[in-house]
Context: one part of a larger RNA
RNA sequence: AGCGCAUAGUGGAUGCCUUGGCGAAAACCGCUGAAGAAGGACGUGCUAAGCUGCGAUAAGCCACGGGGAGGUGCAAAGAACCUUUGAUCCGUGGGAAUCCGAAUGGGGGAACCCCAUCUUGAGAAAUCAAGAUGACUGUAAGAUGAAUACAUAGUCUUAUAGAAGCAACCCGGGGAAUUGAAACAUCUUAGUACCCGGAGGAAAAUAAAUCAAACGAGAUUGCGUUAGUAGUGGCGAGCGAACGCGCAACAGCCUAAACCUUUGGUAGCAAUACCAAAGGGGUUGUAGGACCAUCUCCCUUAAAUGGGGGUGAGUAAAAAAUCAAACUAUUAAUCGAAGAGCCUGGAAAGGCUCACCAUAGAAGGUGACAGUCCUGUAAGUGAAAAUGGUUUGACUCACGAUGGUAUCCUAAGUACCGUCGGACACGUGGUAUCCGGCGGGAAUCUGGGGGGCCCACCCUCCAAGGCUAAAUACGAGUUUUCGACCGAUAGUGAACUAGUACCGUGAGGGAAAGGCGAAAAGAACCCGGGAACGGGAGUGAAAAGAAUCUGAAACUGUGCGUUU
Numbered sequence: 001a002g003c004g005c006a007u008a009g010u011g012g013a014u015g016c017c018u019u020g021g022c023g024a025a026a027a028c029c030g031c032u033g034a035a036g037a038a039g040g041a042c043g044u045g046c047u048a049a050g051c052u053g054c055g056a057u058a059a060g061c062c063a064c065g066g067g068g069a070g071g072u073g074c075a076a077a078g079a080a081c082c083u084u085u086g087a088u089c090c091g092u093g094g095g096a097a098u099c100c101g102a103a104u105g106g107g108g109g110a111a112c113c114c115c116a117u118c119u120u121g122a123g124a125a126a127u128c129a130a131g132a133u134g135a136c137u138g139u140a141a142g143a144u145g146a147a148u149a150c151a152u153a154g155u156c157u158u159a160u161a162g163a164a165g166c167a168a169c170c171c172g173g174g175g176a177a178u179u180g181a182a183a184c185a186u187c188u189u190a191g192u193a194c195c196c197g198g199a200g201g202a203a204a205a206u207a208a209a210u211c212a213a214a215c216g217a218g219a220u221u222g223c224g225u226u227a228g229u230a231g232u233g234g235c236g237a238g239c240g241a242a243c244g245c246g247c248a249a250c251a252g253c254c255u256a257a258a259c260c261u262u263u264g265g266u267a268g269c270a271a272u273a274c275c276a277a278a279g280g281g282g283u284u285g286u287a288g289g290a291c292c293a294u295c296u297c298c299c300u301u302a303a304a305u306g307g308g309g310g311u312g313a314g315u316a317a318a319a320a321a322u323c324a325a326a327c328u329a330u331u332a333a334u335c336g337a338a339g340a341g342c343c344u345g346g347a348a349a350g351g352c353u354c355a356c357c358a359u360a361g362a363a364g365g366u367g368a369c370a371g372u373c374c375u376g377u378a379a380g381u382g383a384a385a386a387u388g389g390u391u392u393g394a395c396u397c398a399c400g401a402u403g404g405u406a407u408c409c410u411a412a413g414u415a416c417c418g419u420c421g422g423a424c425a426c427g428u429g430g431u432a433u434c435c436g437g438c439g440g441g442a443a444u445c446u447g448g449g450g451g452g453c454c455c456a457c458c459c460u461c462c463a464a465g466g467c468u469a470a471a472u473a474c475g476a477g478u479u480u481u482c483g484a485c486c487g488a489u490a491g492u493g494a495a496c497u498a499g500u501a502c503c504g505u506g507a508g509g510g511a512a513a514g515g516c517g518a519a520a521a522g523a524a525c526c527c528g529g530g531a532a533c534g535g536g537a538g539u540g541a542a543a544a545g546a547a548u549c550u551g552a553a554a555c556u557g558u559g560c561g562u563u564u
Base pairs, nucleotide, nucleotide: 001563002562003561004560005559006558007557008556009555015549016515017514020486021485022483023482024481025480026479027478028477029475030474031165032164039100040099041098042055043054044053046078047077050074051073061094062093063092064091065090066089070082071081072080105114106113107112115134116133117132118131119130120129121128122127136162137161138160139159140158141157142156143155144154169200170198171197172196173195174194180187184234210217211216221248222247223246224245225244231239232238252467253466254465255411259280260279261278262277263276264275265274266273267272285445287410288409289408290407291404292403293402294401295400297308298307299306310399311398312397313396314395322394323393324392325391326390327389328388329387330386331385333381334380339354340353341352342351343350355372356371357361363375364374365373416440417439418438419437420436421435422434423433426452447462448461449460450459451458502509503508522548525536526535527534528533
């Protein structure tokens, strides 16, 4: 020096555990904000650095309910207090809520600086203090008012709305490339990512100028199928329907116009005509309506004048608002059955013996494994206050039919055409349909659109105004339950003062770090030492001794053996 064995240290693997995560299901809920949000800064405790809570009324104030003995958060200790005159705690409703932040009196390097007007108070006054108001934009109304006479622009005031935030979902305006085509340009990726605008609890769409096919259906949305079919396609890569059928859910309506009336304006001597506003009327395709005529429950009245009855409907659209009662749900809770002995042990829930409850043998805890010890669980019960739902009532609203005529109306720079683009599964193709830019530009029911070039016949529908629940999408949030999900290098980046420490000018990047014990019983006292620490003593079942469960290996010593 190597190797082996033993023993000790170092180290923190492994095992076991779980406060935290991950995923799913169901139910609820789904916006907040100038009455100042979301998010922060700074404060706030007897002592207070961090987290949590709160806001100069500052780990809290008031009221009403629940609850019933302790309490002053994480978090010990001391001090000082509160509490059966009901505290702490839980729920509901209020009060208060500094400064920044859309931030909004002006400024600004966020959490700071500076100002004006009015009111109140103090003061002899200068002045000081407190409170309120003072941004911009849209809309409406009013006042004022230039160049410039009327006016208009502008200015001012008042009222009202907006502004900003927000996980995904939704609608709209813009809109890539990597990639695939085994290269690449049409094409694809893809109307995706991303940017911008807007809204809601859903959004969008929606009541046929739709389909169909000679039969018929009857708004929209979503799912299954039709079907990887018909098509489309450098006919490459690829893209990719619809009709129909089966389900979920179902709901239909209002204007414009014709016509009538009223009011105002303009023209006119006037009759009247035109324009505007309001009210009535009216709303569709087997065309409808206006217009004209006739009929239409009861009582009452001069009168379709007023009332009643009937039918239908209603607070989510179709016009719109409120109240009451009952029931029910949510936001605190409450009641809740049944076991003892012996043995082992530090400890019984374990073993043995004999019992009991069960609409409760889910689960968690308790000194080892508990239906009967605790919290609970099953089944019942419960709300002063707030909120939601259902039903009923009050209340409110609507309400006819037939016939006639062919006079009037039925959405115009619209439909349609040309050209150029876009969307349609459809790349311009024989390309219908829908949307847009530019240029042209109709008809009015004897009318107009569509049926995939176009024409005819036939069928079908009625554009150029608007509203509309449900079935559908999503999950920031609340509650309950579950897992052949993880178990501290895993699972969220984060089980712990975590988006913290730290890094970066910044955008941004981004950790490590869990476990004594049943209970601190956390080692009085003695000895050595300056101390750390060690040795006794003591606690404990065990030192498990706080560098704390278990305690592997690398690595470092010591002893013995062996080899050179």

The prediction has a mean pLDDT of 82. Predicted 3D model of a 564-nucleotide part of an RNA (large-subunit ribosomal RNA, domain I) from an Elusimicrobiota bacterium. NCBI's taxonomy places the organism under Bacteria, Pseudomonadati, Elusimicrobiota.